[in-house]
């Protein structure tokens, strides 16, 4: 250096399924109350256009988007994140701007796994994700030990074969 493989509550897909959630919430249909105007309110802010009268009871009553599980399928730096560069989409429209998504780059950084846990971010959310920190736990390797086992380290690791 090619090559093959290992870890286990392993990792990915934005695949199929199927269940909640999202909601009894947008919109939708009726009845009733106010008002009829450059109102008031509402569409993220501000400007400017624009659109919809507003409020209640009752009838019916959603999807996106996030996810949980089971398939399959592709894996074992598998993959996530973070800064940076940068198209685009979403929040009526156009201009600042704010949020949030988000393919794509690299000879950038960080993590061996995975579970718990509190705390900060994302989210409508108690669902889920992410992030540094703590525990135990489990692979591996080196070091010590007869052995239980202790202790340290990181995937640029580790084991098999050339």
């Nucleotide at each position: 250096g090619a090559u093959a493989g290992a870890g286990g509550c392993g990792c990915g897909g934005c695949c199929a399924g199927c269940c909640a959630u999202c909601a009894g919430u947008a919109g939708c249909u009726u009845c009733u109350c106010c008002a009829c105007a450059c109102a008031a309110c509402g569409c993220c802010a501000g400007a400017c256009a624009g659109c919809g009268g507003g409020g209640g009871a009752a009838g019916g009553g959603a999807a996106a988007g996030g996810g949980a599980c089971u398939g399959c399928c592709g894996c074992c730096g598998a993959a996530g994140c973070g800064a940076c560069g940068c198209a685009c989409c979403g929040u009526u429209g156009u201009c600042u701007g704010a949020c949030g998504g988000g393919a794509c780059g690299g000879a950038c950084g960080c993590u061996g796994g995975g579970c718990c846990g509190a705390c900060g971010g994302a989210g409508a959310a108690u669902a889920u994700c992410c992030g540094g920190c703590g525990g135990a736990c489990u692979g591996u390797c080196a070091c010590g030990g007869a052995a239980a086992c202790g202790u340290g380290g990181a995937g640029a690791g580790c084991u098999g074969u050339c």
Lysine riboswitch aptamer from a chicken gut metagenome, 162 nucleotides, folded computationally.
Model confidence (mean pLDDT): 79 of 100.
The sequence is in RNAcentral, with records from MGnify.